This is a predicted structure of a 1482-nucleotide RNA (small-subunit ribosomal RNA) from an uncultured Flavobacteriia bacterium. Model confidence (mean pLDDT): 83 of 100. Rfam family: Bacterial small subunit ribosomal RNA. RNAcentral holds the sequence, with entries from ENA, Greengenes and SILVA.
RNA sequence: UAGAGUUUGAUCUUGGCUCAGGAUGAACGCUAGCGGCAGGCUUAACACAUGCAAGUCGAGGGGUAUAGUUCUUCGGAACUAGAGACCGGCGCACGGGUGCGUAACGCGUAUGCAAUCUACCUUUUACAGAGGGAUAGCCCAGAGAAAUUUGGAUUAAUACCUCAUAGUAUCUUCGAUCCGCAUGGAUUGAUUAUUAAAGUCACAACGGUAAAAGAUGAGCAUGCGUCCCAUUAGCUAGUUGGUAAGGUAACGGCUUACCAAGGCAACGAUGGGUAGGGGUCCUGAGAGGGAGAUCCCCCACACUGGUACUGAGACACGGACCAGACUCCUACGGGAGGCAGCAGUGAGGAAUAUUGGUCAAUGGGCGCAAGCCUGAACCAGCCAUGCCGCGUGCAGGAUGACGGUCCUAUGGAUUGUAAACUGCUUUUAUACGAGAAGAAACACUCCUUCGUGAAGGAGCUUGACGGUAUCGUAAGAAUAAGGAUCGGCUAACUCCGUGCCAGCAGCCGCGGUAAUACGGAGGAUCCAAGCGUUAUCCGGAAUCAUUGGGUUUAAAGGGUCCGUAGGCGGUUAGAUAAGUCAGUGGUGAAAGCCCAUCGCUCAACGGUGGAACGGCCAUUGAUACCGUUUAACUUGAAUUAUUAGGAAGUAACUAGAAUAUGUAGUGUAGCGGUGAAAUGCUUAGAGAUUACAUGGAAUACCAAUUGCGAAGGCAGGUUACUACUAAUUGAUUGACGCUGAUGGACGAAAGCGUGGGUAGCGAACAGGAUUAGAUACCCUGGUAGUCCACGCCGUAAACGAUGCUAACUCGUUUUUGGAUUUUCGGAUUCAGAGACCAAGCGAAAGUGAUAAGUUAGCCACCUGGGGAGUACGUUCGCAAGAAUGAAACUCAAAGGAAUUGACGGGGGCCCGCACAAGCGGUGGAUUAUGUGGUUUAAUUCGAUGAUACGCGAGGAACCUUACCAAGACUUAAAUGGGAAUUGACAGAUUUAGAAAUAGAUCCUUCUUCGGACAAUUUUCAAGGUGCUGCAUGGUUGUCGUCAGCUCGUGCCGUGAGGUGUUAGGUUAAGUCCUGCAACGAGCGCAACCCCUGUCACUAGUUGCCAUCAUUCAGUUGGGGACUCUAGUGAGACUGCCUACGCAAGUAGAGAGGAAGGUGGGGAUGACGUCAAAUCAUCACGGCCCUUACGUCUUGGGCCACACACGUAAUACAAUGGCCGGUACAGAGGGCAGCUACACAGCGAUGUGAUGCAAAUCUCGAAAGCCGGUCUCAGUUCGGAUUGGAGUCUGCAACUCGACUCUAUGAAGCUGGAAUCGCUAGUAAUCGCGCAUCAGCCAUGGCGCGGUGAAUACGUUCCCGGGCCUUGUACACACCGCCCGUCAAGCCAUGGAAGUUUGGGGUACCUGAAGUCGGUGACCGUAAAAGGAGCUGCCUAGGGUAAAACAAGUAACUAGGGCUAAGUCGUAACAAGGUAGCCGUAG
Repeated sequence: UAGAGUUUGAUCUUGGCUCAGGAUGAACGCUAGCGGCAGGCUUAACACAUGCAAGUCGAGGGGUAUAGUUCUUCGGAACUAGAGACCGGCGCACGGGUGCGUAACGCGUAUGCAAUCUACCUUUUACAGAGGGAUAGCCCAGAGAAAUUUGGAUUAAUACCUCAUAGUAUCUUCGAUCCGCAUGGAUUGAUUAUUAAAGUCACAACGGUAAAAGAUGAGCAUGCGUCCCAUUAGCUAGUUGGUAAGGUAACGGCUUACCAAGGCAACGAUGGGUAGGGGUCCUGAGAGGGAGAUCCCCCACACUGGUACUGAGACACGGACCAGACUCCUACGGGAGGCAGCAGUGAGGAAUAUUGGUCAAUGGGCGCAAGCCUGAACCAGCCAUGCCGCGUGCAGGAUGACGGUCCUAUGGAUUGUAAACUGCUUUUAUACGAGAAGAAACACUCCUUCGUGAAGGAGCUUGACGGUAUCGUAAGAAUAAGGAUCGGCUAACUCCGUGCCAGCAGCCGCGGUAAUACGGAGGAUCCAAGCGUUAUCCGGAAUCAUUGGGUUUAAAGGGUCCGUAGGCGGUUAGAUAAGUCAGUGGUGAAAGCCCAUCGCUCAACGGUGGAACGGCCAUUGAUACCGUUUAACUUGAAUUAUUAGGAAGUAACUAGAAUAUGUAGUGUAGCGGUGAAAUGCUUAGAGAUUACAUGGAAUACCAAUUGCGAAGGCAGGUUACUACUAAUUGAUUGACGCUGAUGGACGAAAGCGUGGGUAGCGAACAGGAUUAGAUACCCUGGUAGUCCACGCCGUAAACGAUGCUAACUCGUUUUUGGAUUUUCGGAUUCAGAGACCAAGCGAAAGUGAUAAGUUAGCCACCUGGGGAGUACGUUCGCAAGAAUGAAACUCAAAGGAAUUGACGGGGGCCCGCACAAGCGGUGGAUUAUGUGGUUUAAUUCGAUGAUACGCGAGGAACCUUACCAAGACUUAAAUGGGAAUUGACAGAUUUAGAAAUAGAUCCUUCUUCGGACAAUUUUCAAGGUGCUGCAUGGUUGUCGUCAGCUCGUGCCGUGAGGUGUUAGGUUAAGUCCUGCAACGAGCGCAACCCCUGUCACUAGUUGCCAUCAUUCAGUUGGGGACUCUAGUGAGACUGCCUACGCAAGUAGAGAGGAAGGUGGGGAUGACGUCAAAUCAUCACGGCCCUUACGUCUUGGGCCACACACGUAAUACAAUGGCCGGUACAGAGGGCAGCUACACAGCGAUGUGAUGCAAAUCUCGAAAGCCGGUCUCAGUUCGGAUUGGAGUCUGCAACUCGACUCUAUGAAGCUGGAAUCGCUAGUAAUCGCGCAUCAGCCAUGGCGCGGUGAAUACGUUCCCGGGCCUUGUACACACCGCCCGUCAAGCCAUGGAAGUUUGGGGUACCUGAAGUCGGUGACCGUAAAAGGAGCUGCCUAGGGUAAAACAAGUAACUAGGGCUAAGUCGUAACAAGGUAGCCGUAG
């Protein structure tokens, strides 16, 4: 020392991405009251107009312009003062700026200089004598546009020169003493030689020279520390060292000559890139990481490059010379310049200020001083850039006002004590007034001490800021609040608009009509004169892990061994003291951080003091450990001896089986091959078989969970050679050890080279198949190869996906090789090889003495996925290629283990008219009906695999009706309330009209008088079959009447979850039994309910009739026995028997029984699935229309018709058609109805008439049976279609009804691929009834009964389902996921003929200024010194040349990444349909 979001259906884990914090020289957006303190070109070391930034000294010198005074002959003279310029001194090397360069003794720190210098300052000592010649200036004369400059004359100094003097200075030589780590140093004696000085002023004072010391500053050297890249591995000729000389203040290859051949480097040289360093600053718990603004120290630089001069100090920001670039002036001949000083300008940029005031203070230069100068400094101005502080009011005030917003909306919630209103205060702002500290001094005057000096005191003088800070007075809430956010992370929610659009977004993500995520509004939250955004850094991130990570499977152990450097290292004793520990001293600048305290009203800020500064150096001790060293030891390691072992290696020899081939024999028609075939071989004799021969490769059985080897790997036998391992022994050595970067050796297969060999197999290739295709899988052939020798390659899923070594840590069991022991069974032990398991570990799976446990040592490797093991570079290779090994870009994941499902052309078990076995159909024909399509003004709408399609519709001529055309209405109908008026409205007739509608005529209330009823007018509430079934309720289909789906508690697991529910049996069933970390429970199953099958009891009308009577007739009397009706009960439970079984239960044409194992049928449909169906049954949210998307009317349409499909009807006929006769149901319906019966009609039907609101009356069977006829044909089958004539319903049958009669007489002769139903009173077949309904397109639907079969071996296969298990890269769940080419767009990258640019090096040529050297006929002098001139070396720069490196760009080209719906296939995930994968070749 805080975490959170995001991979999944869910979980744990690995792992990245993202967020919350702090910070900034910041910028941008919105906003803005005040003050204090700070800060302010991070970019172009880009270019600069203008002004200022370094002068001063007359007490160094000459001296003028000029001014004043006096005099004047008015020409001038004298005196006083005296700028500028000049000579001279000091300063200009400070202060100020910037960060180009620099990876360096540059910086930091600590030392050293016995190898050094130091102006001004302080202290001390000594000294200052005598001369000389010039030169600026001034004057005169020139040149030039200017800058500037030439000549002549003349002059001064604290300028310059000579001589003298001199030492503790320097130098030559010779000693002495002492000291030091070394070179060496200090002191001292003698000796030789050399070098000084300046005056001003005349009171004082300031200066000058030499020497020594101090202080300050500088120089040099050294130890340690100081960025990235090894895809930079070798670098170096003055290089490394020596000798000598030169040079410097000084050491030194600093330079030169000679000699030697060194020096640096894996502890990273050299090269490349980047960069000023530090104190410090930010962050962080710290360790660290990042930065180097302001302030302080050091360095470097001053337009770019070079060079020196002067000087104490420079190789000099506001100096010089040269070269270059640029700018400016010019009279074109020449000149001038350097803001990285302060302001300021342009440019660049997201971006950074005034051409301000003052020397008042502090500091600096000069001066004796006054003073002058000072863009240093102190102040002010601008900027919310930051930090800190203050304010924008305070108290009361509920009718919780108005307004806004929201809601479940007559009302409430919220804004909100907020406002209004009442009282109070006045910081700040405004006005007026007062008004600082910062000032101490110097100088001057005086005083004291004192005495060539100086110190102290008193007085006096000086303020840019600034009339500022501060204080007082006045009036009045008066002058002052915004920004961001509100899906989660993350504090804060509602409405409207929008509709995958517009937009948002830090991550996850939001938006496709109900958005807390976009935009607006209301409200809320957080900060607040600021708030957000962006950028960058640290943190969180233990996500580079020293503190503090990992490597079986997530990324990660090198293929294996040997071994160098390095790292680490057994026991005992002694020595030492480098590491280590302790004490002390020095240093670690100041500022900063921290603590204390003080000053600004507080704070920020500042003052004072302390602590700290983890460090470095020195010194003194300690000696356990570590190191070094000495001596010893034996247990690590190694050796000897003995006993064994093995598919360990290399070479040679050799054996048998099998395949193939050749020859010969026998023998005849096929062989071979496959899922099935074909190619292929074969009558020229194959295949088969026999014998012999040839050749190559591989070694059955033994053989194993075996053995050996470092790994790769090693297998017939024998021999030779070589190596290894284990045990025993304890003889030998005495730590000789472990690991191991770089390096070396070995290293499967494939591949390569040379030469052999080649039986079998067999990439490529060819052919045959398969297939939509098949460059594959299958088949027939077949080259390289496989084999041998030699040489390369150096990779594999080279795997135990597990580096090597050592130690320690429960058990059980098997086995290999030894040893000991034995009662011969075995036991103990060492070294291996396996299995199971404890603790522990682990994300889990698992591992578990052969560790993935606990420790120690060393090596290797990892840090999100993709791009990519790719590109470039380099090394190796004959090549193939190997090794090393990135980036741009892109994604928010990619992974591991385990869980639950789902799925599998995985497995096991089981079920179902699922298949099979059967029967009958559909698919062909005609018709009906529904659908699609088409058509149409409209053909209303919905239903669309199973689970739509004779479905909604249980009945479209009008109506229905929703559609279309035309014509109309603006509120119809219903219901309720309020108010007013009236007595009508309705009805009938009639006119116009298609009707709705409009008009006309006739007729015109009741009353108990309270009113009722009806109408009109008005008002309030309309209506919508318009949209959304993906906003919904309700209802329904399907999986499926399948046997499943869950819960509580407990237990297991970190968890998702598991267990229970699995297992063994059994069942129709999660039905039951047994077992079991489970024990129980719920919804389902079953049962309870209804119908039916048997019996009993009760009750007999409209039903029944055996007995009695009666009749045409159960018609009537009578009867309740029977049938029947409809109520109540009984009955069936594997209850009994046998067999099997633990039980549950199963079996038996068992018994009994009407019925036997759920008796048959129905109703009944778990959790859930399909965003399944329905907004058009109904209801309902939201949206939409309102003289219309509402309502009414007429007509039309829903009935169309090249076509396709579904479902049905009727058939194709003789098991039949037709004709005649004749028999038997059940269940239903009936008053605007069913209708007996009679009559008419061929008939549909009509007329008359009767019964019945029904066990009473009525509607009523057909197949069947008996007889006849037809005789296999498009028929006496079949009945479509059409003509004619009718009936009925209805306002109305044209579109568009049904039925009847007559005539007509189509297709069709049993139906391709395919497909449906059914397991018993079932299929098949026959008719009957009902709902809807005026009628009916009904052949449909729902029921009813009549007749009444066949078959089931069985579960291999198809389909569906259940349980268990297995695999999975699926979870929208296989209709899943997903790969690659091609096509399109965008993006970044590699290669590339070339081309452009850059920095650096090399070689050669040239070479300014300048130092140094040579010369120096000229100048100079008495002679000189010196100089001009000429010249040499070096060198900035320039040029040339060849290469290397780096960067940019490029026709073309290569791969890569990304992008809702492109193309082709289907490689992977399931046995993924050929198991997959790795290396290699094609």